[in-house]
Annotation:
RNAcentral holds the full RNA, with entries from ENA, Greengenes and SILVA. Predicted 3D model of a 544-nucleotide part of an RNA (small-subunit ribosomal RNA, 5' domain) from an uncultured bacterium. Its mean pLDDT, the model's own confidence on a scale to 100, is 83. It matches the Rfam family "Bacterial small subunit ribosomal RNA".

Context: one part of a larger RNA
RNA sequence: GGACGAACGCUGGCGGCGUGCCUAACACAUGCAAGUCGAACGGAAAAUUGAGCUUCGGUUCAAUUUUUAGUGGCGAACGGGUGAGUAACGCGUAGGCAACCUGCCCUUUAGACGGGGACAACAUUCCGAAAGGGAUGCUAAUACCGGAUGUGACGCUCCUAUCGCAUGACGGGAGCGUGAAAGAUGGCCUCUACAUGUAAGCUAUCGCUAAAGGAUGGGCCUGCGUCUGAUUAGCUAGUUGGUAGUGUAACGGACAACCAAGGCGAUGAUCAGUAGCCGGUCUGAGAGGAUGAACGGCCACAUUGGGACUGAGACACGGCCCAGACUCCUACGGGAGGCAGCAGUGGGGAAUCUUCCGCAAUGGGCGAAAGCCUGACGGAGCAACGCCGCGUGAGUGAAGAAGGUCUUCGGAUUGUAAAGCUCUGUUGUACAUGACGAAUGUGCCGGUUGUGAAUAAUGGCUGGUAAUGACGGUAGUGUACGAGGAAGCCACGGCUAACUACGUGCCAGCAGCCGCGGUUAUACGUAGGUGGCAAGCGUUGUCC
Numbered sequence: 001g002g003a004c005g006a007a008c009g010c011u012g013g014c015g016g017c018g019u020g021c022c023u024a025a026c027a028c029a030u031g032c033a034a035g036u037c038g039a040a041c042g043g044a045a046a047a048u049u050g051a052g053c054u055u056c057g058g059u060u061c062a063a064u065u066u067u068u069a070g071u072g073g074c075g076a077a078c079g080g081g082u083g084a085g086u087a088a089c090g091c092g093u094a095g096g097c098a099a100c101c102u103g104c105c106c107u108u109u110a111g112a113c114g115g116g117g118a119c120a121a122c123a124u125u126c127c128g129a130a131a132g133g134g135a136u137g138c139u140a141a142u143a144c145c146g147g148a149u150g151u152g153a154c155g156c157u158c159c160u161a162u163c164g165c166a167u168g169a170c171g172g173g174a175g176c177g178u179g180a181a182a183g184a185u186g187g188c189c190u191c192u193a194c195a196u197g198u199a200a201g202c203u204a205u206c207g208c209u210a211a212a213g214g215a216u217g218g219g220c221c222u223g224c225g226u227c228u229g230a231u232u233a234g235c236u237a238g239u240u241g242g243u244a245g246u247g248u249a250a251c252g253g254a255c256a257a258c259c260a261a262g263g264c265g266a267u268g269a270u271c272a273g274u275a276g277c278c279g280g281u282c283u284g285a286g287a288g289g290a291u292g293a294a295c296g297g298c299c300a301c302a303u304u305g306g307g308a309c310u311g312a313g314a315c316a317c318g319g320c321c322c323a324g325a326c327u328c329c330u331a332c333g334g335g336a337g338g339c340a341g342c343a344g345u346g347g348g349g350a351a352u353c354u355u356c357c358g359c360a361a362u363g364g365g366c367g368a369a370a371g372c373c374u375g376a377c378g379g380a381g382c383a384a385c386g387c388c389g390c391g392u393g394a395g396u397g398a399a400g401a402a403g404g405u406c407u408u409c410g411g412a413u414u415g416u417a418a419a420g421c422u423c424u425g426u427u428g429u430a431c432a433u434g435a436c437g438a439a440u441g442u443g444c445c446g447g448u449u450g451u452g453a454a455u456a457a458u459g460g461c462u463g464g465u466a467a468u469g470a471c472g473g474u475a476g477u478g479u480a481c482g483a484g485g486a487a488g489c490c491a492c493g494g495c496u497a498a499c500u501a502c503g504u505g506c507c508a509g510c511a512g513c514c515g516c517g518g519u520u521a522u523a524c525g526u527a528g529g530u531g532g533c534a535a536g537c538g539u540u541g542u543c544c
Stems, first nucleotide, its partner, number of pairs: 001544004006540005013390006019383002021348001026346003030343003035074003040071002043068011081301003090226008100218002105214007113147001115145002122137006153178008162169002183206006192199003227273003234264003239261005245255002276298004280291004303324005326337004354380001356379003362376001363374004393423004403414004427485001428481006437471001442466010488533005493514003499528005509516002
């Protein structure tokens, strides 16, 4: 000199864009942060309409609409937070898998036949303070379970082409064996069935099953790199390797049996300390040094420790079980909880914000869609915490006014500074107007085209039209008023730009270093003046 997630002191007008618990991974009141689908399913409730009965109070049936506790599907493994642990294939980089998996998505091929039995909800009943639980009975499905079929696939046997760095890989053919599926909605009468019209028929869309390929996401392995200490020198028994196994999506001492006695280490093993890693950031001419806030990638964790279940995916922050600590409820028998999500509270600390608005945009989940949910996100609020920009006026103005300070008492200086005169209107105040972000999305009405028997339906493309904004009556714009409302902080002995007076008298004090102060202090305190920076200026801390 530069930098900062800074803090402290004095001061403080505005805007834009960012940033904001670095400490206790301390404890948490309250609210919200993951739902959605009735076009998978049976009920229940409400409303409307129609029909029947009616004691005119209602009641039964059918249709339509709305809501939904439950069964079922998908999601909840994403998104969001934190950095405790971890010196490790954790991360970075470059490769490998002939040792692997992949829901939703895309392409292609083949299929979806025919049956069965339950369990919730519900009803009745019992136990319990509650949380909740038990018994009996009924019922549906894209829930569950057999059977059939088997294009592929998988396993075994046989034949065979090609290829590889090894184990081997990839094809073709034959035989045997194993194992699938689910429907829903709209429309129609061309085919089939009943023969009005409807359906187990046809059709469109969305789904279902098997398989192959892709894409995406992951899993595993390896080379190299990755802090300090030798006042840590030896460490290791599943340890190192082998055999036939178990387990896994998959390789492997990953695991169990048997066998052998190996394996690592001064090129630093082991132990101890510290630490999430990187893209980057700061500094520096560079080499390098320091660092890892915000944003992005990866990893790990979710009160502490352990465990598995479900699932394509978790050993799962707002799931389950067990144990520990803590908090709460209790009828004392027993139960409930987990902010390192967004706000917020207490505590700790030098120190770090609102219990705000909205799903309008972007993105995500579910849904055929309308839509619903979304503390992700978009915004607003607070804080000079940082960077950038603007303003606090401009021109003129010598009687060099008054006042202040100094003085050799002549004057000098403050100083064109002020006043005065002429302007401007950034900003401010008031009033008016008022966005972009939003139409490539959505609804409605058309056109065209694919499927289709079809003028039905539905998918694609396209034209018109309508509605939709949290921010926000915000930004911007216009008019009016009026210099009006807007400057401080530090320093002035040398380093280092900037000096005099008074007070004090080794006192009070200053100080980054040298040092200053003991009666002429440019070094302390005050005043005037000056210098520097400026909505900031100094100090402290840390890094280069």